[in-house]
Formats: sequence, C1' cells, structure tokens
RNA sequence: GCGGAGAACCGGAUGGCUGCGUGUCUGGGCCAUGGCCCGGAUGCGAGGAAAGUCCGGACUCCACAAGGCAACGGUGCCGGGUAACGCCCGGCCGGGGCAACCCGAGGGAAAGCGCCACAGAAAUCAAACUACCCUCGCAGAUCGCCUUGCGAUCCACUUGGGAAAAGGUGAAACGGUGGGGUAAGAGCCCACCGCGGGACGGGCAACCGGACCGGCAUGGCAAGCCCCACCGGGAGCAAUGCCGAAUAGGAACCGCAUAUGGGCCGGCCUUGGCCCCGUGGUUCGGGUUGGCAGCUAGAGCGCGCAGGCAACCGCGCGCCCAGAGGAAUGGUCAUCCAUGGGGGUUCGCCCCCAGGACAGAAUCCGGCUUACAGGUUCUCCGCGCCC
Repeated sequence: GCGGAGAACCGGAUGGCUGCGUGUCUGGGCCAUGGCCCGGAUGCGAGGAAAGUCCGGACUCCACAAGGCAACGGUGCCGGGUAACGCCCGGCCGGGGCAACCCGAGGGAAAGCGCCACAGAAAUCAAACUACCCUCGCAGAUCGCCUUGCGAUCCACUUGGGAAAAGGUGAAACGGUGGGGUAAGAGCCCACCGCGGGACGGGCAACCGGACCGGCAUGGCAAGCCCCACCGGGAGCAAUGCCGAAUAGGAACCGCAUAUGGGCCGGCCUUGGCCCCGUGGUUCGGGUUGGCAGCUAGAGCGCGCAGGCAACCGCGCGCCCAGAGGAAUGGUCAUCCAUGGGGGUUCGCCCCCAGGACAGAAUCCGGCUUACAGGUUCUCCGCGCCC
C1' cells in the first nucleotide's frame, strides 16, 4: 500500500425568534373556599432501535391445601452469568476459510412404530438385471487316436448350484486400499486405514488421548410419532383500586289521595283486610360521562477502584433523564460540519446550488429479531514493497 476479519461508538452542532406538552414558582380578574379565566418566569421534553409484540420477568386481579401421576405446551452438548430466559459469556464437538474468524434446533436411531421420492435387481432384509465360475444335458467347430465312436479344447443354449469382487442406479447400496487365496469370489486370511469395545491417564464437565481386544456387528431421518431430562396455572395498565354530578331506572320509609280501577284472602255474596297503579319528600345502593391513584428513583445512568479470561459482580462518589388524555417534542433564520452536483483555479483553494438515513414514547424492565444515508475509533489476519 492492497484485500479481509472482529468489536465499540456517533447518527448533525451552536445561537436567535416563535409555537406545543408537562412540573415548579408567581401576577391579575371572577364566583366565593374550592374552582374557572387571562398571563409571566423557569426546569425538563424520544430512540438505538421508542418498531415487530417473538421470548423472559416486575406489578395487578382471578383461580388454587400440599405432594405425586397423566395429558398438553416448551426447552435440549458442557460449565458459568442473571430476578428470569429460548438471552449472554467461556469451552467442547462438527462444518467452512491459507488465516484473523464465521456457521450449527448440537440429547437418544442396540425401546418400539413409521418413512426413504425418481432411478435402480435391491432402500434394511433379504435378495440379483448385465457380466463371472462350476456342473447336468445337448447342438456345433477344431485337434488327436487303438478311426464311424471315444477323448481334449473352444463356444451358443440350457439344468442345478456358487459368489456379490466388476458394470450400471441413486443423496445414500451392507467397511476402504493393496496382497494372498479360490473354479470364480468373498474379512475367507494378512498389512495399513476406518469402525466398535476399552484397562489406564487428563479435564468440574461436555470431551480428549489411549496399551490392548474384536474380522466388522447398529444405512439414514427424531425441523415424523416416540423415549429421556428439565421448565410451565389464566388474563393483562382498556390490569386494578378510590371518589363519584345531572337525568333515567331500582330499593326502603313517611305524607297525601284512597273517588274510580286491578289483584289476593273466601265454596259464593256482602262487609272487611292487604298489595299495586297516582303524587310529594327523605334516605340507601349499583352503573354511565368525569376526576384521582396505578405513573415512573429504577434488576437506573456516569466515573473511579477491587474480583473474574469473559458474561457479570462488589464498594465508593456524583446525577435525575418525558410521564400528559389517542397522545406534545414543531416551524423559521444565521453560521458551521459531513455529503452530492456545477463553475473557476496561481492546484493552496475559492464561489454558487441542493441537502442529513431508519424511524417516533403510551405501566415498566432484561433480551432477541427486523429497518438504517453517512461517519469515527481500536484490535487482529493475509499478500506485496521499503528500511
């Protein structure tokens, strides 16, 4: 210098004018004790993801003796961190990369069931399409001879067997390579590699190494059922609690009216009794509009020191950082900083124009995932060159 890998961070800055939300202090006016209206000053006022609402919690209500079993859902190498997690850190194993480093739903396939498309003879358990070997029979050719029938060799078909080494199919074919062996072959035998078991050694563990033993036995899929281990009540701030107006409706009591009417008591009639309908008042309770709480000082943020490889954690000091109701955080001007375009240039730079990504709190935290113009810093790897 070029190419690459991994972290951390910023994500316009400053000021003026003018709005908006919210808290505190305060002036004036009105009704009259608690509010309403008009102001003033001042503090604070979005994010790294506030997003998706996918995990884990806090908090609240509902349900629930405790424990076990079953069902359902989730998680799944090992150790650690944490309030907890499916998150994070460190390690192991497997895969990729020359490397820095990156990726992995990463328990169990000798508990059982199921599946393995197409192709192929065959997809798990036994088998054989072509080709190979032996053999029965038979046709033929060649040769020989003790010459008309025998023998040898070759070969087509065929009977009965052997074998799974070769060809071919497939993502995957019942260990691989070489040698011996054989009628041809085959772990049939041998060497090496692979595989399985494994005394012992290392490690908290996952796991690693491995004397020696075994001719080889268990093809793959659990992101199919399943088995094993562990975890798990439900709903969510529109949770939930408190205060509660007018009007309508409900209940109780009291007064008036009891003239008419209706119902009940009675076998029927009369008398009588009770209740209802009407009206006025007092009280009570439930709910709606509304108000208040929940609501933001917290698993908080910054710095320093100590522990730890790290995630993280302890101590000390400092700080307060939106809390509003369907919802404020905006506009404009000036200068500057990135960035893009055009022009000029004495190559130092100057002038003009444009212009800042993704997005936006709604009870609150810890994560994950997704979106993101541009920029900054640090560490590491490979190659080339110079000293």
The RNA shown here (Bacterial RNase P class A) has 387 nucleotides and comes from a Pseudomonadota bacterium.
The RNAcentral record of the sequence draws on ENA.
The prediction has a mean pLDDT of 75.
The gene name in the source record is rnpB.
Rfam family: Bacterial RNase P class A. Rfam describes the family as follows. Ribonuclease P (RNase P) is a ubiquitous endoribonuclease, found in archaea, bacteria and eukarya as well as chloroplasts and mitochondria. The family's RNA type in Rfam is ribozyme.